[in-house]
């Protein structure tokens, strides 16, 4: 230089097959148990789905450039 693969929530990852309300766990706040906390249990909250353009009625999901990161080839 060139190829695949990946970048989603404070972390680990789904959701992509079929474009159609963006979700789990986990930390983390708040309650309930409790003498006070631990654990276990309820809730709520947290997102510019890497950046920008495009196609579309409708984009994490398709196409393009870039930027990063792992791995091959040279």
């Nucleotide at each position: 230089g060139g190829g695949u693969u990946c970048g989603u929530a404070g972390c680990u990852c789904a959701a992509u097959u079929u474009g159609g309300u963006a979700g789990a766990g986990c930390a983390g706040c708040a309650c309930u148990c409790u003498c006070c906390a631990a654990a276990a249990g309820u809730g709520a909250a947290g997102g510019u789905u890497g950046c920008a353009c495009g196609u579309u009625c409708g984009a994490g999901u398709c196409g393009u450039g870039c930027c990063g990161a792992a791995c091959c080839c040279g």
Transfer RNA from Patescibacteria group bacterium UBA6816, 74 nucleotides, folded computationally. The coordinates come from a structure-prediction model, not an experiment, and the mean pLDDT is 81. It matches the Rfam family "tRNA". It was read from a public genome assembly. NCBI's taxonomy places the organism under Bacteria, Bacteria candidate phyla.